Description
Transfer RNA from Schwartzia sp. (in: firmicutes), 73 nucleotides, folded computationally. Rfam family: tRNA. It is annotated as a transfer RNA. From the family's description: Transfer RNA (tRNA) molecules are approximately 80 nucleotides in length. Its mean pLDDT, the model's own confidence on a scale to 100, is 81.
RNA sequence: GCUGAUGUAGCUCAGUCGGUAGAGCAGUUCAUUCGUAAUGAACGGGUCGUAGGUUCGAUUCCUAUCAUCAGCU
Numbered sequence: 001g002c003u004g005a006u007g008u009a010g011c012u013c014a015g016u017c018g019g020u021a022g023a024g025c026a027g028u029u030c031a032u033u034c035g036u037a038a039u040g041a042a043c044g045g046g047u048c049g050u051a052g053g054u055u056c057g058a059u060u061c062c063u064a065u066c067a068u069c070a071g072c073u
């Protein structure tokens, strides 16, 4: 220098032929208990790496770019 993969909640990850973004764990509150743990219920938390484009509408399609990893030279 070229090519490819990955990037989504605090963490680990789903979500692909475009249509209101989810789970588990973690966090907060409540219930239960003499108390704690465990258990149950509820709640909060995301500019979907960044910037553009296409579209009525983009995590999803296109382009560029950043970070990490791998390969080739």
Stems, first nucleotide, its partner, number of pairs: 001072007010025004019056001027043005049065005